[in-house]
Context: one part of a larger RNA
RNA sequence: CUGGGCGUAAAGCGCACGUAGGUGGUUUGUUAAGUUGGAUGUGAAAUCCCCGGGCUCAACCUGGGAGCGGCAUUCAAUACUGGCAAACUGGAGUACGAGAGAGGGGGGUGGAAUUCCAGGUGUAGCGGUGAAAUGCGUAGAUAUCUGGAGGAACACCGGUGGCGAAGGCGGCCCCCUGGCUCGAUACUGACACUGAGGUGCGAAAGCGUGGGGAGCAAACAGGAUUAGAUACCCGGGUAGUCCACGCCGUAAACGAUGAGUACUAGGUGUAGGGGGUAUCGACCCCCUCUGUGCCGAAGCUAACGCGAUAAGUACUCCGCCUGGGGACUACGGCCGCAAGGCUAAAACUC
Repeated sequence: CUGGGCGUAAAGCGCACGUAGGUGGUUUGUUAAGUUGGAUGUGAAAUCCCCGGGCUCAACCUGGGAGCGGCAUUCAAUACUGGCAAACUGGAGUACGAGAGAGGGGGGUGGAAUUCCAGGUGUAGCGGUGAAAUGCGUAGAUAUCUGGAGGAACACCGGUGGCGAAGGCGGCCCCCUGGCUCGAUACUGACACUGAGGUGCGAAAGCGUGGGGAGCAAACAGGAUUAGAUACCCGGGUAGUCCACGCCGUAAACGAUGAGUACUAGGUGUAGGGGGUAUCGACCCCCUCUGUGCCGAAGCUAACGCGAUAAGUACUCCGCCUGGGGACUACGGCCGCAAGGCUAAAACUC
């Protein structure tokens, strides 16, 4: 160096964009770098190996032969890879016409509910639990009606439904904006795939500055429970949860399954589009593309299971694993305001 692996045993970076690099469709010509064949030179001797010889044998010594990863020069071959030139359209992309969507950002706006405030009615309880108590209430609560304030979240529709690269996204309207699908043509002409470093995005919690604060609620204190109860249950309650800007960069960031391409029986549901038959039309039925579920042939798998959305069959590129603990640690470095994050050992031990 090769050889084994990564759904659950150790192992897919949280996700994307993209630099270097690696890999790369079809045809013709050319070149001959890789590749292949021949020749020549060199590859000292000794050593190693083979066949002999000499010391009584052996070690040892010695003759001959083979061999010596190779390297260089030269001649030749041209299928494949590469270089160069020209061309192609199937990959990729652009234009055009339709379409669905909680995709993203900003602004506006609506109703239900909780809480609070003011007023009316009204009187002794309310609340809470397994049962209670703390708590609230004759300074008039709870209940009920009217008016007002304010914040947060959007019932029904709602769905193994949709969209997004992932995190994630749900009232309604407007503005700005990304991606995707389908259809029929035209155009560009390999412009592609992957992607070490790098850059960006990245739930919740947390941090900084300023605002906001209805409900909920770490911490905290109170009531219960209990042998105790630093808990589970109950009454309170501050950070926080919300907004703006800036950090943090983690997660069971999960499909515990990297990305791309091609190929390999079917059945059934669902979402979006196109076409056809029939029909006044719709429903229905059939075909097709894209997405998303379930069940399953072959095959794969240690089994469970996976099975055209592969964990099947192949190829390209990246990441990662190598017994358990020590250790998602120490030290060092880089990043961060901090909390901490990233990278990442050893002694020792089983």